[in-house]
RNA sequence: UGUGUACAAGGGCAAACCGGGAGCGAUCCCGGGACGCAAAGCCACGGGCCUCUUGUAUCAGAGGCAGCCGGGUUGCCGCAG
Numbered sequence: 001u002g003u004g005u006a007c008a009a010g011g012g013c014a015a016a017c018c019g020g021g022a023g024c025g026a027u028c029c030c031g032g033g034a035c036g037c038a039a040a041g042c043c044a045c046g047g048g049c050c051u052c053u054u055g056u057a058u059c060a061g062a063g064g065c066a067g068c069c070g071g072g073u074u075g076c077c078g079c080a081g
Stems, first nucleotide, its partner, number of pairs: 001080004012037002017032006035067001041073003045070003048065006
């Protein structure tokens, strides 16, 4: 640097659902719980999806999802160079 065709080692994260809390909502936080994940670590840059406001409609604005894809960045172990 590449790679995960390690069924290894040390481990890590945590879907659905449940309890408590925040929010108009998408959703988020804490605890339980594991569907899964070689970055399921982090970043809203591009695409996509979702929510809210306005409202005849168009347009516009604000917010969310990193476990939707791409991208950026950091990283354990093994293997190969």

This is a predicted structure of an 81-nucleotide RNA (c-di-GMP-I-GGC riboswitch aptamer) from a Candidatus Bipolaricaulota bacterium. It was read from a public genome assembly, where an Rfam model found it. The organism belongs to Candidatus Bipolaricaulota, within Bacteria.